[in-house]
Predicted 3D model of a 72-nucleotide RNA (transfer RNA) from a Candidatus Wildermuthbacteria bacterium. The prediction has a mean pLDDT of 82. The sequence was found in a public genome assembly. Lineage of the source: Bacteria > Bacteria candidate phyla > Candidatus Wildermuthiibacteriota. Its Rfam family is "tRNA". Rfam classes the family as a transfer RNA.
RNA sequence: GCCAGCGUAGCUCAGCGGCAGAGCAACUGUUUUGUAAACAGUAGGUCGUCGGUUCAAAUCCGACCGCUGGCU
Numbered sequence: 001g002c003c004a005g006c007g008u009a010g011c012u013c014a015g016c017g018g019c020a021g022a023g024c025a026a027c028u029g030u031u032u033u034g035u036a037a038a039c040a041g042u043a044g045g046u047c048g049u050c051g052g053u054u055c056a057a058a059u060c061c062g063a064c065c066g067c068u069g070g071c072u
Base pairs, nucleotide, nucleotide: 001071002070003069004068005067006066007065010024011023012022013021018055026042027041028040029039030038048064049063050062051061052060
């Protein structure tokens, strides 16, 4: 330099046009002499950035940024 994949909650990931979600972690409560476990609940997101298409974009298209892999 060229090609491909990935970027979503603190972490691991799902969701592939129409409400942003799960598990773990965090916090609160119940329970316990106390801790853990269990149970109930709460909070946490400009969906990497900018632009385009669309009535509607996390999702489709383009550019850029970052990470990973391959080729030379």